RNA sequence: UACUUAUCCAGAAAGACCGAGGGAUUGGGCCCUACGACGUCUUGGCAACCUGAGUAAAACAGGUGCCAACUCCCAUUUCGCCGCUAAUGCAGCCGCGAAAGAAGAUAAGUA
Numbered sequence: 001u002a003c004u005u006a007u008c009c010a011g012a013a014a015g016a017c018c019g020a021g022g023g024a025u026u027g028g029g030c031c032c033u034a035c036g037a038c039g040u041c042u043u044g045g046c047a048a049c050c051u052g053a054g055u056a057a058a059a060c061a062g063g064u065g066c067c068a069a070c071u072c073c074c075a076u077u078u079c080g081c082c083g084c085u086a087a088u089g090c091a092g093c094c095g096c097g098a099a100a101g102a103a104g105a106u107a108a109g110u111a
Stems, first nucleotide, its partner, number of pairs: 001111008013043005021032003026075004044067003049063004071103001076100006083093003
């Protein structure tokens, strides 16, 4: 890096340094941010994917991961509902809702 499988509405922040953008990517929305975001380090915490040990079930140790907002929301497809245009073509469109998918993240495995 590619592929496969599983999960993604729960949970969990303080200090120091830095100094302007950040929230993966493109567009739109919305939000965070000089009362210092993002990032880095330290400490702390959450969780339970894998391994070990163990148990009635747990507690435990290690390898990861994570600690604003549902993966912040939408985008593609299908279905349902309200309405509009049109005027009978099971047409088109706005809005709302649901499901699936794509993309992404994490873990484990394979190459």
Predicted 3D model of a 111-nucleotide RNA (SAM riboswitch aptamer (S box leader)) from Hymenobacter norwichensis DSM 15439. The organism belongs to Hymenobacter norwichensis, within Bacteria. Its Rfam family is "SAM riboswitch aptamer (S box leader)". From the family's description: The SAM riboswitch is found upstream of a number of genes which code for proteins involved in methionine or cysteine biosynthesis in Gram-positive bacteria. It was read from a public genome assembly, where an Rfam model found it.